[in-house]
Molecule: c-di-GMP-I riboswitch aptamer
Organism: soil metagenome
């Protein structure tokens, strides 16, 4: 960046995991040219573990917290297929 060509990723959902859950992982295709690679900045999940507060108490309830998790939320930074005019 072209309705080119090769070859690549995989949403929704179904199923599974000695994951606390986020979420992985196997089917599977909505899309995508960096949907490669890193959590360095913002964002967004999740709350087991720890914390406050309620309660007579608790193995109960609220809410605070990320060293989890998300590179297909945005920006930085590395690397990289193929190509007509």
């Nucleotide at each position: 960046g072209a309705u080119a060509a090769a070859g690549g990723c995989a949403a929704a959902c179904c199923g599974u995991u000695a994951g606390a859950a986020a979420a992985g992982c196997g089917g599977g295709a909505c899309g995508c040219a960096a949907a490669a690679c890193u959590a360095c900045a913002g964002g967004a999940u999740u709350g087991a573990a720890g914390g406050u507060u309620a309660u007579a108490a608790a193995u109960u309830a609220a809410c605070c917290u990320a060293g989890g998790u998300c590179g297909g939320c945005u920006g930085a930074g590395u690397u990289g297929c193929c190509g007509a005019a």